[in-house]
Background: Transfer RNA from an archaeon, 73 nucleotides, folded computationally.

RNA sequence: GCCUCCGUAGCUCAGUUGGGAGAGCGCGUGACUGAAGAUCACGAGGUCGCUGGUUCGAACCCGGCUGGAGGCA
Numbered sequence: 001g002c003c004u005c006c007g008u009a010g011c012u013c014a015g016u017u018g019g020g021a022g023a024g025c026g027c028g029u030g031a032c033u034g035a036a037g038a039u040c041a042c043g044a045g046g047u048c049g050c051u052g053g054u055u056c057g058a059a060c061c062c063g064g065c066u067g068g069a070g071g072c073a
Base pairs, nucleotide, nucleotide: 001072002071003070004069005068006067007066010025011024012023013022019056027043028042029041030040031039049065050064051063052062053061
């Protein structure tokens, strides 16, 4: 230098036929308990890496940039 893959909640990750942003764990509150734990219920938390474009509409399609992993030279 070139190629491929990845970047979504605090963590691990789903979601890519373009229209609802989600799960588990963690965290908070409540129930339960003598008190905790476990269990159950409810809740908070996100510029979907950044930027521009296409579109009525973009996490998803296209360009550029950037961080990470692997491969080739």
Rfam family: tRNA. Its family is annotated with triplet codon-amino acid adaptor activity in the Gene Ontology. Rfam describes the family as follows. Transfer RNA (tRNA) molecules are approximately 80 nucleotides in length.